[in-house]
This is a predicted structure of a 75-nucleotide RNA (transfer RNA) from a bacterium. RNAcentral holds the sequence, with entries from ENA. It matches the Rfam family "tRNA". It is annotated as a transfer RNA.
RNA sequence: GUCCCUGUAGUUUAAUGGAUAGAACAAAAACCUCCUAAGUUUUAGGUCCAGGUUCGAUUCCUGGCGGGGAUACCA
Numbered sequence: 001g002u003c004c005c006u007g008u009a010g011u012u013u014a015a016u017g018g019a020u021a022g023a024a025c026a027a028a029a030a031c032c033u034c035c036u037a038a039g040u041u042u043u044a045g046g047u048c049c050a051g052g053u054u055c056g057a058u059u060c061c062u063g064g065c066g067g068g069g070a071u072a073c074c075a
Stems, first nucleotide, its partner, number of pairs: 001071007010025004018055001027043005048064005
C1' cells in the first nucleotide's frame, strides 16, 4: 500500500429500521452502623465524525478517523 473485521456510559455489553437507547460492574448521595465493609434506595453518565437513503437510522449506504487482523505472492 491492498483486503477483512470492528467502534454504544469510566468498563463489559443489549437493542440490527419504530415510540423515552436497556442492563451489569464501577462512581456519587441518602438510609443502616460506634466506624468501615456488606445490605437497601435513589441519582448522574453513552450511540467515533461528516454526509446520504427513509415518514423514521445505534441499525442501511458513502467518505473520513481510531482499534484489531491478514498479506508483501499472484492476478
The prediction has a mean pLDDT of 80.